RNA sequence: UCAGAUGGCCGGAUGGCUGCUCUCUUCGGGGAGAGGAAAGUCCGGGCUCCACGGAAACACGGUGACGGAUAACAUCCGCCGGGGGCAACCCCAGGGAAAGUGCAACAGAAAGCAAACCGCCUAAUGGCUUCGGCCAUGGCAAGGGUGAAACGGUGCGGUAAGAGCGCACCGCGGAUGUGGCAACACAGACGGCACGGCAAACCCCACCGGGAGCAAGACCAAAUAGGGAUGGCAUAUGAUCCGUUUCCGGAUCGUCAUCCGGGUAGGUCGCGCGAGGCGUUCGGUAACGAACGUCCCAGAGGAAUGGCCAUACAGUCGCGGCAACGCGAUGGACAGAACCCGGCUUACAGGCCGUCUGACGCU
RNA sequence: GACACGGUGGCAGAAUGGUUAUGCGCCUGGAUUUGAACCCCGGGAGACGCCAGUUCGAUCCUGGCCCGUGUCU
Repeated sequence: UCAGAUGGCCGGAUGGCUGCUCUCUUCGGGGAGAGGAAAGUCCGGGCUCCACGGAAACACGGUGACGGAUAACAUCCGCCGGGGGCAACCCCAGGGAAAGUGCAACAGAAAGCAAACCGCCUAAUGGCUUCGGCCAUGGCAAGGGUGAAACGGUGCGGUAAGAGCGCACCGCGGAUGUGGCAACACAGACGGCACGGCAAACCCCACCGGGAGCAAGACCAAAUAGGGAUGGCAUAUGAUCCGUUUCCGGAUCGUCAUCCGGGUAGGUCGCGCGAGGCGUUCGGUAACGAACGUCCCAGAGGAAUGGCCAUACAGUCGCGGCAACGCGAUGGACAGAACCCGGCUUACAGGCCGUCUGACGCU
Repeated sequence: GACACGGUGGCAGAAUGGUUAUGCGCCUGGAUUUGAACCCCGGGAGACGCCAGUUCGAUCCUGGCCCGUGUCU
């Protein structure tokens, strides 16, 4: 210098005028007012109500190497294993296929425990023979071909041809030993290989989870309609019901007044001091934790946080200039609280500060 | 705001992880007809919302985005 990897931060600034929401007020005015994602609502909690005697099991859903952090987590940190990259570094839903069930289209001889299309072989047995061989029974799986995948790979020996049939190395399983808290790593007697893939298929194992969500829920409470209690008036010739029918008896059906209670509209609370922010020190590799100091920081209820101007600042474009630069124009992304908090994911113009790797050049 | 579903040709609508059916519509050839349209016979084009992952293989299984519908004051 070029090409990359990775961590963090900012994401408009200052001033004036004028609006909006909340709040305080001595009624003049003063104070506060969006985010790193406020978003998606994907996880985990707080909070509230419902259910429940306690615990466990079944069902259903979720998570899945190991150790830690945390209120908790599918998050984070460290470490292990696997994969990619020359490297910095990045990615992994990363338990079990030797409990069982199931799946594998097409192609192919054969798709899971065996099997043989082309092919290789006539050592053995039988037949024929022109004695060269040929055929059958049979032996084999080296080579070809199919497939995503074909039952260890390479080499040597061996054989009729072959084959873990034998041996060496590699791979696989692995008693045991050493190191590590552990996952695991290293060494490895022995085993001739038996045990292929898929569990984001059912399933098995271990662990976790009761359900709903601030439109949760609590309080106050109109008008109208309707309910209940008490009392007054009215009371039939009627209707309904009850006592078996008639007779007879009882209750209710009307209206007015007072009181009570439930719900709706509406209003208030929930609702802003919190797993809180910032700084320093200490512990820890880190995530994080502890101590001390300091600060109070939006709370509307169809939803405020806006607009205009000025000044410089990045950025972009044009013109002039070799360049430094000058002049003019333009102009700052994604988005936007709605009960709160911890994460994840997704969107994001542009800028700033580090750390590291590779290649080339110079010293 | 909270919650629950869905997305396959122009429209409707199926599909067990193995070449995405089918009907209507569209284009086209034939037959019929003087010629054309309808009817009839045949042929053809045209789709799994997007991006990743699991798998030999994804419309289907899993995750994330985008769009649409419904329920609750």

Predicted 3D model of RNase P RNA and transfer RNA as a complex of 436 nucleotides.
Rfam match: Bacterial RNase P class A. Gene Ontology terms of the family: ribonuclease P activity, dimeric ribonuclease P complex and tRNA processing. The family's RNA type in Rfam is ribozyme.
Its mean pLDDT, the model's own confidence on a scale to 100, is 79.